This is a predicted structure of a 74-nucleotide RNA (transfer RNA) from an uncultured Candidatus Micrarchaeota archaeon. The sequence was found in a public genome assembly. Its Rfam family is "tRNA". About the family: Transfer RNA (tRNA) molecules are approximately 80 nucleotides in length.

């Protein structure tokens, strides 16, 4: 240089091929429970989907470029 993967909640990762309201587990907050604590239950808060631009009534998802990161390859 070329290919190819990944990049969404604090952290791990789903969802994207098939545009149409953004989820999970963990952790965090309250509250039940217990003399108590820890483990368990019920609610809840947290994310302009890396970045910028395009198609489109509608983009996390479809395209282009750009920046981080892992892999191969010359």
């Nucleotide at each position: 240089g070329c290919c190819u993967c990944c990049g969404u909640a604090a952290c791990u990762c789903a969802g994207a091929c098939u545009g149409g309201u953004a989820g999970a587990g963990u952790g965090c907050g309250u509250c039940c429970a217990u003399g108590g604590u820890a483990a368990g239950g019920a609610c809840g808060a947290a994310g302009c989907c890396g970045u910028g631009g395009g198609u489109u009534c509608a983009a996390a998802u479809c395209c282009c470029a750009u920046c981080g990161g892992g892999g191969g390859c010359u």